Predicted 3D model of a 71-nucleotide RNA (transfer RNA) from Blautia wexlerae.
It matches the Rfam family "tRNA". Rfam links the family to the GO term triplet codon-amino acid adaptor activity.
NCBI's taxonomy places the organism under Bacteria, Bacillota, Lachnospirales, Lachnospiraceae, Blautia.
RNAcentral holds the sequence, with entries from ENA.
RNA sequence: AGCCGAUUGGUGUAAUGGUAGCACAUCAGAUUCUGACUCUGAAAACAUAGGUUCGAUUCCUGUAUUGGCUG
Numbered sequence: 001a002g003c004c005g006a007u008u009g010g011u012g013u014a015a016u017g018g019u020a021g022c023a024c025a026u027c028a029g030a031u032u033c034u035g036a037c038u039c040u041g042a043a044a045a046c047a048u049a050g051g052u053u054c055g056a057u058u059c060c061u062g063u064a065u066u067g068g069c070u071g
Base pairs, nucleotide, nucleotide: 001070002069003068004067005066006065007064010024011023012022013021018054026042027041028040029039030038047063048062049061050060051059
């Protein structure tokens, strides 16, 4: 330099163009003599800028970060 892939709550990971889920963690409550376990509930996320579309996490383009391949 060229090509290919990845980016979603604090962490890991889903999601046919049509309400962004799940698990762990966190917080609150219940339970307990106290704590742990367990149960119930809550908060919290689509890397970024545009485009297409009635509607974009999803499709297209650029950028950023990161991994791989070729030289």